[in-house]
């Protein structure tokens, strides 16, 4: 150099083939305990790498660009 796989919450991960972005686990608050912890109830956290297109609508489809992994040469 070519090829394929991948990027979604802090960290691991889904989203049923375009129709309202969620789950655990952390995190903060709360109930309970003399107390802590485990429980149990709750809240907040997302330009779904990044630009651009198609579409009534795009985490999904299209093209470009950037990180990671593999392969080939």
């Nucleotide at each position: 150099g070519c090829c394929g796989u991948u990027g979604u919450a802090g960290c691991u991960c889904a989203a049923u083939u375009g129709g309202u972005a969620g789950a655990g686990c952390a995190a903060c608050g709360g109930u309970a305990u003399c107390g802590u912890a485990a429980a149990c109830c709750g809240u907040a956290g997302g330009u779904u790498g990044g630009a651009g297109g198609u579409u009534c609508g795009a985490g999904u489809c299209c093209u470009c660009u950037c990180g990671a992994c593999g392969g080939c040469a």
The RNA shown here (transfer RNA) has 73 nucleotides and comes from Paenibacillus piri. Its Rfam family is "tRNA". Rfam classes the family as a transfer RNA. Its mean pLDDT, the model's own confidence on a scale to 100, is 80. The sequence is in RNAcentral, with records from Rfam.